[in-house]
RNA sequence: GCCCGUCUAGCUCAACCUGGCAGAGCAGCGGACUCUUAAUCCGUUGGUUCGGGGUUCGAAUCCCCGGGCGGGCACCA
Numbered sequence: 001g002c003c004c005g006u007c008u009a010g011c012u013c014a015a016c017c018u019g020g021c022a023g024a025g026c027a028g029c030g031g032a033c034u035c036u037u038a039a040u041c042c043g044u045u046g047g048u049u050c051g052g053g054g055u056u057c058g059a060a061u062c063c064c065c066g067g068g069c070g071g072g073c074a075c076c077a
Stems, first nucleotide, its partner, number of pairs: 001073007010026004020057001028044005050066005
């Protein structure tokens, strides 16, 4: 330099292909239970979906540009 994959809650990941209410588990917070803690159970907060632009009635999802991370290939006089 070229190609491929990936980026969504504090963390790990769904939802993307086939556009239509942004979700789960863990963590956090509150409560129940317990002599207390842990475990367990109930409730609950938390999002600029990497950034910018476009298409569309409508974009996490499609298109373009850029960025981060991972991998492959090439170059290496």